[in-house]
């Protein structure tokens, strides 16, 4: 240097027809059960402001297009792979 695939929570992984971002597991906190403890069942679990009710931000960075973008477009950075 070229060309191909990737980069979402605390982890792993969906959301491909551009239309509610984190579905499902694990993990984690709370309760139930238990003499305790596993295991098991129930809830909750991105961030920041706010008493609250609720706003606002968030998909590697930085533009764009579009009502609307993880998802299309350019530009850059990291990771894997193949060619030179």
């Nucleotide at each position: 240097g070229u060309c191909a695939g990737g980069a979402u929570g605390g982890u792993g992984a969906a959301a491909u027809u551009g239309g509610c971002a984190g579905a499902c597991a694990c993990g984690c906190c709370a309760g139930c059960c238990u003499c305790a403890a596993a295991a098991g069942c129930u809830g909750g679990u991105g961030c920041u402001c706010g008493c609250a009710a609720g706003a606002g931000c968030g998909u590697g960075c930085g533009a764009g297009u579009u009502c609307a973008a993880g998802u299309c477009u350019c530009g850059c950075u990291c990771c894997u792979g193949a060619c030179a």